This is a predicted structure of a 260-nucleotide part of an RNA (large-subunit ribosomal RNA, domain VI) from Dysgonomonas sp. The prediction has a mean pLDDT of 85. NCBI's taxonomy places the organism under Bacteria, Pseudomonadati, Bacteroidota, Bacteroidia, Dysgonomonas. It matches the Rfam family "Bacterial large subunit ribosomal RNA". Rfam links the family to the GO terms ribosome and structural constituent of ribosome.
[in-house]
Context: one part of a larger RNA
RNA sequence: CGCGGGAUAUUUGCGAGGAUCUGACACUAGUACGAGAGGACCGUGUUGGACGCACCGCUGGUCCAUCGGUUGUUCCGCCAGGAGCAUGGCCGAGUAGCUAAGUGCGGGAAAGGAUAAGUGCUGAAAGCAUCUAAGUACGAAGCCGACCUCAAGAUAAGAUAUCCGACAAACAAGGGCGGUCAAAGACUAUGACCUCGAUAGGCUGCAGGUGGAAAGGCAGUAAUGUCAGCAGCCGAGCAGUACUAAUAGCCCGAUAAAUU
Repeated sequence: CGCGGGAUAUUUGCGAGGAUCUGACACUAGUACGAGAGGACCGUGUUGGACGCACCGCUGGUCCAUCGGUUGUUCCGCCAGGAGCAUGGCCGAGUAGCUAAGUGCGGGAAAGGAUAAGUGCUGAAAGCAUCUAAGUACGAAGCCGACCUCAAGAUAAGAUAUCCGACAAACAAGGGCGGUCAAAGACUAUGACCUCGAUAGGCUGCAGGUGGAAAGGCAGUAAUGUCAGCAGCCGAGCAGUACUAAUAGCCCGAUAAAUU
């Protein structure tokens, strides 16, 4: 931009894509078969592998704005305590998130249609025979469907429900701009919210992480240890709370017909 009024939801499915795997064991049955040795088809059940989808409660990984330890050096006048830089300086841990090696799974199926090789029925040409010439029945992990996902720009532009529909003074339903954002994200889009408000930040509490802060007391010549003290600090998690910011507002949006 189109889809012959404008919208908001819910859809049909032209078409497209995905998936399509397989082992072992048991029963049937030590049956059919076979002298025996051995040992089934068909059918049924159980349990796996690989793949797939989803998730983070568990086990782990990562966790570059968390906590602690520590080396060198510069600085904060000195001590103490800190900050910067050195691969996040190095090292030990580690929440949310993201993840697999973790764990959850109604996943592969079944039924259907047309067939291939193949197997038939009836049956002539050719008094016989012949699955084929007329006719007709079966038959595969393959084909079409069936299962999952997308899908009306399917320009053949579909359907259903609901809403609005002014007549110039006035601007509908709905949408956008703007703002606070995240379960979303390259941008856009999507989704949540905008004071009739918990959207984000802050604060408070909790969870969780780190691992016992500083100043001080005590012990020790000191290094250091210890006490008050599950201390102090803390990113993303869960709640509560309008303290801060989502203010105020602006713009787009109806041809005809029909109805009145």